A computed fold for a 1502-nucleotide RNA from an invertebrate metagenome, annotated as small-subunit ribosomal RNA.
The sequence is in RNAcentral, with records from SILVA.
RNA sequence: AGAGUUUGAUCCUGGCUCAGAACGAACGCUGGCGGCGUGCCUAACACAUGCAAGUCGAACGAGAAAGCCCUUCGGGGUGAGUAGAGUGGCGCACGGGUGAGUAAUGCAUGGGAACGUACCCCUUAGUUUGGAAUAACCACUGGAAACGGUGGCUAAUACCGGAUGGUCUCGCAAGAGUAAAGAUGGCCUCUUCUUGAAAGCUAUCGCUAGGGGAUCGGCCCAUGUCCCAUUAGGUAGUUGGUGAGGUAAUGGCUCACCAAGCCUACGAUGGGUAGCUGGUCUGAGAGGAUGAUCAGCCACACUGGAACUGAGACACGGUCCAGACUCCUACGGGAGGCAGCAGUGGGGAAUAUUGCACAAUGGAGGAAACUCUGAUGCAGCCAUGCCGCGUGUGUGAAGAAGGCUUUCGGGUUGUAAAGCACUUUCAGCGAGGAGGAAAGGGUGUUACUUAAUACGUAACAUCUGUGACGUUACUCGCAGAAGAAGCACCGGCUAACUCCGUGCCAGCAGCCGCGGUAAUACGGAGGGUGCAAGCGUUAUCCGGAUUUAUUGGGUUUAAAGGGUCCGCAGGCGGAACUUUAAGUCAGUGGUGAAAGCCUACAGCUUAACUGUAGAACUGCCAUUGAUACUGAAGUUCUUGAGUGUGGUUGAAGUGGGCGGAAUAUGUCAUGUAGCGGUGAAAUGCAUAGAUAUGACAUGGAACACCAAUUGCGAAAGCAGCUCACUAAACCAUUACUGACGCUCAUGGACGAAAGUGUGGGUAGCGAACAGGAUUAGAUACCCUGGUAGUCCACACCGUAAACUAUGAUCACUAGAUGUUGGCGAUAUAAUGUCAGUGUUAAAGAGAAAUCGUUAAGUGAUCCACCUGGGGAGUACGUUCGCAAGAAUGAAACUCAAAGGAAUUGACGGGGGCCCGCACAAGCGGUGGAGCAUGUGGUUUAAUUCGAUGAUACGCGAGGAACCUUACCAGGGCUUAAAUGUAGGUUGCAUAAGCUAGAGAUAGCUUUUUCUUCGGACUACUUACAAGGUGCUGCAUGGUUGUCGUCAGCUCGUGCCGUGAGGUGUCAGGUUAAGUCCUAUAACGAGCGCAACCCCUAUCCUUAGUUGCCAGCGGGUAAUGCCGGGGACUCUAAGGAAACUGCCAGCGUAAGCUGUGAGGAAGGUGGGGAUGACGUCAAAUCAUCACGGCCCUUACAUCCUGGGCUACACACGUGCUACAAUGGUGGAGACAGUGAGCAGCGAACCGGUGACGGUGAGCCAAUCUUCAAACUCCAUCUCAGUUCGGAUCGAAGUCUGCAACUCGACUUCGUGAAGUUGGAAUCGCUAGUAAUCGCGUAUCAGCCAUGACGCGGUGAAUACGUUCCCGGGCCUUGUACACACCGCCCGUCAAGCCAUGGAAGCUGCCGGUACCUGAAGUCGCUGACCAUCUAGGAGCCGCCUAGCGUAAAACUAGUCACUGGGGCUAAGUCGUAACAAUGUAGCCGUACCGGAAGGUGCGGCUG
Repeated sequence: AGAGUUUGAUCCUGGCUCAGAACGAACGCUGGCGGCGUGCCUAACACAUGCAAGUCGAACGAGAAAGCCCUUCGGGGUGAGUAGAGUGGCGCACGGGUGAGUAAUGCAUGGGAACGUACCCCUUAGUUUGGAAUAACCACUGGAAACGGUGGCUAAUACCGGAUGGUCUCGCAAGAGUAAAGAUGGCCUCUUCUUGAAAGCUAUCGCUAGGGGAUCGGCCCAUGUCCCAUUAGGUAGUUGGUGAGGUAAUGGCUCACCAAGCCUACGAUGGGUAGCUGGUCUGAGAGGAUGAUCAGCCACACUGGAACUGAGACACGGUCCAGACUCCUACGGGAGGCAGCAGUGGGGAAUAUUGCACAAUGGAGGAAACUCUGAUGCAGCCAUGCCGCGUGUGUGAAGAAGGCUUUCGGGUUGUAAAGCACUUUCAGCGAGGAGGAAAGGGUGUUACUUAAUACGUAACAUCUGUGACGUUACUCGCAGAAGAAGCACCGGCUAACUCCGUGCCAGCAGCCGCGGUAAUACGGAGGGUGCAAGCGUUAUCCGGAUUUAUUGGGUUUAAAGGGUCCGCAGGCGGAACUUUAAGUCAGUGGUGAAAGCCUACAGCUUAACUGUAGAACUGCCAUUGAUACUGAAGUUCUUGAGUGUGGUUGAAGUGGGCGGAAUAUGUCAUGUAGCGGUGAAAUGCAUAGAUAUGACAUGGAACACCAAUUGCGAAAGCAGCUCACUAAACCAUUACUGACGCUCAUGGACGAAAGUGUGGGUAGCGAACAGGAUUAGAUACCCUGGUAGUCCACACCGUAAACUAUGAUCACUAGAUGUUGGCGAUAUAAUGUCAGUGUUAAAGAGAAAUCGUUAAGUGAUCCACCUGGGGAGUACGUUCGCAAGAAUGAAACUCAAAGGAAUUGACGGGGGCCCGCACAAGCGGUGGAGCAUGUGGUUUAAUUCGAUGAUACGCGAGGAACCUUACCAGGGCUUAAAUGUAGGUUGCAUAAGCUAGAGAUAGCUUUUUCUUCGGACUACUUACAAGGUGCUGCAUGGUUGUCGUCAGCUCGUGCCGUGAGGUGUCAGGUUAAGUCCUAUAACGAGCGCAACCCCUAUCCUUAGUUGCCAGCGGGUAAUGCCGGGGACUCUAAGGAAACUGCCAGCGUAAGCUGUGAGGAAGGUGGGGAUGACGUCAAAUCAUCACGGCCCUUACAUCCUGGGCUACACACGUGCUACAAUGGUGGAGACAGUGAGCAGCGAACCGGUGACGGUGAGCCAAUCUUCAAACUCCAUCUCAGUUCGGAUCGAAGUCUGCAACUCGACUUCGUGAAGUUGGAAUCGCUAGUAAUCGCGUAUCAGCCAUGACGCGGUGAAUACGUUCCCGGGCCUUGUACACACCGCCCGUCAAGCCAUGGAAGCUGCCGGUACCUGAAGUCGCUGACCAUCUAGGAGCCGCCUAGCGUAAAACUAGUCACUGGGGCUAAGUCGUAACAAUGUAGCCGUACCGGAAGGUGCGGCUG
C1' cells in the first nucleotide's frame, strides 16, 4: 500500500466481498513445561450451608464450669476476676459487590459562596457540686416458638439538676442562655499492722467549652455530554417579587399574597436507548467504536415508601409500614433477603474452590499485648490472553525398504530414517537452600519528662523471636534420546499440485464460483505451504471505505438543481480614517488525580511483568500585552445598488370594440346518380334529390401570408386589427441618495395540459361509447359516427421529459463569424461600443459524449439536493384538497449487481453503393404414372451401424446369394494369427484316406528326416507381452463438408485515444478482385486475389514407330500391303504467341468505350488444380491412429442357417414413358476416353437368342473392343395405338460349393398405370442447356437406371436490378454479445418468504380524575401518665407508598379474512419495450380494457 467482482472487451460511477489489528469470548481438532494477567457479557433470577464487623475489664456492676490440688466431706484453693452474657464507649456511613435506574437531582473540565466536619494536629480555658434511675441478677409468670410481662436489688466515662464561664449563641443595646467524667501507673501523708481509707501531688490516656488547621462532605454557576420532527408547542409552584417557615447552608425547598411570566427551530415538550470519566481497541491522522479487569465519581442493596440514631445514613450483612416470594408453626403467630467470599439450582454458546493464612500491606477497637478482618496475601481450576523454553545435536547415499507417482527410463518422500558419535534444557528421582521479617518481647545504656534512678516516650546495643505460600525461587547430583506436535490450507484473491473415487449426485463456498465421466475447487491419499502448544471456525468493533468526504466527495447524461419568482430570520458582504479589544495571536500563573501511552534507566537468567525519573496530557480558567484581519461604535467616500432627465423596443399583461378567409348548419335555386372513405373495403349519406355549383342568412372557434437560427416575459407562457390602463428592459447623459447589497430554511404569490364545482356556450375536433373493417383473436392501429371535454365567467387543483434534464449573484480567462435593439462617428459603406440571441473554436475542464465569456473553465457567497439495485415515491402517521389526488416519507425481505459514456461485432419489416442463374428473359425438368434406389416409419429373433435444414436421404457402399457382416437363432472353443525371449519335452511332424455330424469339430487308419552327434529344423508345453466394428467425434490427431473461389483477414513501425480500440483497410474513381490510380498521419509488409502449374485453341523447331501416305516405285479382287518418305495428320519434348502492346475518343491517372487495325485467339481466350483468418463443440472413435472408461469360458473367436432385400404408408434422387421433331423394318456414315494374361478374345462353326465349341493375335499408337443419335427408303395416321413397357406364365443361358429366401441375361406369350402432371419447386448464359451413345473402377456373377470419365449432334434468352434469396463495403439505431432462433413486459396458475389493512382478543407504560389510605415526619390537641415540664401515651389534621374505579390515549403481541411485494431450470395467455420493434418512444393527467396496454389533451427528444 491494495485486490476480486457488472462487460465480448474498455473507461467511469457504484455497491458487495477479502487480505490487517483487536477480544472478559464461544465452538471443533489437538495438547509438554513455566512466569505474569484475566475469568456470569445471559436471569438487578431464586437461593441450602459456612464464613464476610467487631472490639475495649486501663468506663461499669455482676461473674461461672470442666480439670487439678487440699479437705474435718460441710467445703476450700486453683482454674480466674478467665469464659459467656449485660450496661456503657468507639466502630458498624469504611472496606467489599452490582450497573437495575438515571439524557441530568448524573458525569468531565473550570470557577463560586451562603455551610458542616467524629477520629487527627496546633492553640486558649476548664475538668466543680449534687441527684434519681436502669439492665445484668433474683423471684413469680405468658407463649409451640420468636419474644416477653410483673415485682424486687445494683453500678458507671449511662442519665438529670445546681455552680462557674468565654474572643461561645441570641440581642441595636440592656441583658439572657449554655459545659464537663473519669481511668491507669507512681509518689507522699494517715491509720491499721501490713492490709486498707481519705486528701493531695505527679505522668499518661480521657472529658468539656472556644479559636485555627488539615481531611472529608453538602450546595450553586458556566461549557461539554446518544438517536427520533412520521414528537412542535410545553409549563399554574409554573416564572419572578414581598413576607414567613424549614435546612448545617443558598434557593418555590415549602406556604400566604401580588404580578404574568418562563422554556422553545441554536430543537422546548414527548418517545427510545444508556451509568459517566481517566482510559481501551482501531486508525497516518482527523475520527469511529467502546466504557471488562485497575483507578475517580454517581446510583442501588427482594420491590415501593418513610423516618430514627449519629459528626456523617434516609443506612447491603439496622428499624417501621405496604407488596410479592420462600420457610417454621402447637394455626394463635413468627422468620428471611449472597448485586460480600465460596457454593447450589435456573438461564445460557459461555465463565473457576463450599481452599490456606492473617506471615506481609491496609482497616476497626484497644494504653498495649492482642482480637477481628472471604479487604488483602497466597494456593487450586481453565491454553482464556500475553511472554519465554523444550520436543534434541552432528554425521550419515546403498540416495535402503515402504508409500505415492510415472512418459516405466525414472522422480519424490529424502539426510529424512536406520546406523555411528554426542548433549541433557524442561519433566522425573535424590540432596541442599535464599529472600519476602519490618515489628513484638526480655535485658542494658543514654536522652526527655518528673521532686524522682517510678511510670512513660525515643534512640542505641544485645538476647530472643514471628512465614499461609512451601516439597518456594535457586543450586548440585543421577539416569537416559530417553517422557513431549499438532492444526488449517493448497482454483483466483493468497504462500502451496498430483493420483484415485464420485458424476449438477454426494458435497464445497468469504466474494467470484466449482460438481452433468479425464474436478489442482467435492471425498480420500501422497506431496507441499503457513502458523505452532496451539491451529482453525463463528460472533462483534475499527480499518481498508475519500462508501457521509472538517482534513477529504458530488449533482448536463451515472443517485442528485427546488416548476418559477418575492422575501422575514439566518449566512456572507465595497473604499478611507478613528476608537475598542469580543474573536485572533503571544507571554506568564493555576489546573489538567494516580495508573495507562511514549522516552531513558533499572529489577526478576531473558521477555511478558514491575520499579524510578522525564516527557506528554493537543483542554479549561485567570492575568499581562499585540492590533494585520473579522466583530462592535463613530465619521467620511462613490465604484456596488437605486432615483432623476432624454430616447428606443417588443406575440409582456388586463379589459373593451372591430375584421376577413375557412368549416358547419339553415333557406332558395341549378342539376342527376351516386357521394364519401380505404392498402382494399364496408358501416354512413343519397331519387323524400345527396355530392357538386350559386345566392342569402345564422353561429362558434381559431387568426393563413408577414414568420425568421426573430422578439417579449421570473417561469408557466405570449401572434388578426385597434383603444384604454399597467409593467419591464435597453441605450445616452452623469444631476441626486450614499452600501441602501447578494443569497435565502420556514412563509407568500404565480404556475401547461388533464381534472373538479356552479352558470353559460358548443362550429370544428374529440377520451368514453357504437358500428364497419383488419386479424388466430383485435377490448388497438384504419374508417363512419359521437358524449364529456376543448371556449367564456367565477372558484378549486398544484402536477409535467414544468428540460438548457445545467439554482441565484459577483469577478476573471484567445479569437472568428451571423443576427436583434440602441448609441458614436461616417459616405445609408467599412468600422467601434453597450445589452441580448446563435454557430464555431484557444487555454482549461470532463469517464467520455461534450462544455468552452450565455462554461460543465478559474475563484467567492448563499440556498436546494444525492449516498448500490429492487421493495417504493409504496405502507403507516400527519398536513392540504369537494374529489381525483398532492406533499412529507420508511421498514422487513431480496439481489451482486443496477447504471453512464464510448468500442468492436451481430442484427434491423434503417439508409446508400455493388455483386451472384438471386430475380427477370428463356430452354429443359421435378411434383401426377410404372419401375429402380436411398431414407423415415412400421414390422421382426435380427431387419447391424453411422449420416438428419441449407451442408443427411443412387450418402459411408467404386458392387450384401455364402464370404463380406459388424445383426439374429443354434452349435462349438478358451486362446487362434504374428513375432521374440527364456526353460522343458518330442523326433511316427506334414500330408492322404475313411467314419459321425448342418458344419465347426471329433475319432480311426496309412505314411515319413539330416547329422561332423555339438546341433539344425519341426511340433508341443510353461511364462511374458492378446483380442473387441464395445462407449465417448462434447477428451483428440488426421481427413472432409459449408459459408465461398466470397474478397476478404492481419502484422511491424509511426500517429490518434486515459482505454477497449482506431488509423493503415476510409474518401473520389476503377476492377472479376483490399485489382489498380488519385487524394490522404500514415509508411511498409504478410496470408488471400492475380500470376507461376496442367489440359485445350494457332504456329514453329526437333524426332518419325506400332502412327501417317503428298510425291516416286512395286503389288493386290481390295486394303500403307511392301520399298521408301517427313511434306501433311498425328504422336511428344522444346519454343513462339496476348501485353490494353498499337490506333481513336473520354479521363489527372488507373482505366473504360470502339462489328477499330492486326491476329488462330482480345481484354481473366476456355477449362482444371489451387479454398486466406475463421464459423457451425458441423461429420467421422465403423478407413486409420489415439487418451480415458468398459468386457476377458466373453461385449473375444469359429461354424451352419437366417437377416441387412420385410411392407399399410410418407419423402428424396433417378430411369422409362405418355408418342408422328415419333415408333417399327431395311440400307448407309462418322468418334474419343480407356481396359485387357486366372485377361481381352478376332475369324470360323452351332443355336431364333442369351450363349456354346474351337482358338489366330496381343503384356498393347502393333492384337481385341458393333458407336448411337444421324442420313436414305418403306410403313404406321392420332388410337391407350405397330405408343408405353410394368406385371405375370412357360422355356432357357451364364457365373458360382450353392441362384428358395435373394443374381443377371435370352426367347415366346401376357400387355398394367400413363394422353405432359395442383400448390409448389430445381438446373442451366455456349461448345453451355438439351439430346445421343461409348468406356472404366468395384467385380466369380450382379440387382449400374448409380458413380466417374469420353466424345457426337447442338440451341434459346438476358430490357434490366423494383422485388425474393445469399453475399461484400460504407453509414445509422440498439436495452442484442449463446449475438433477432436475441432480449424482454404484464395478468393468470403452483410453492415458499417477509410485510400492510383488519371486526375482535390479550398485555405493557405513563399521565388525568375520583374513592380509600399503612408507616412516618410535621402541626394542633392532650380531662390520662409523669420527675409537673420545651415531657409522654392517646385523639384529630396535612402530605403520602400502595390498592381500587372511570374515560380516553399510546405502545406491543395475536387474528378469521384481505391487499399488494419478493423469490423459485424447463406451466398458461398474449407480445407492450429494445431496430422506424413493425402504430417512434417517454412524461403529466383523464377515461377504458383478461393482461401487457389503448385512446384523448398538453409537453419533451433521451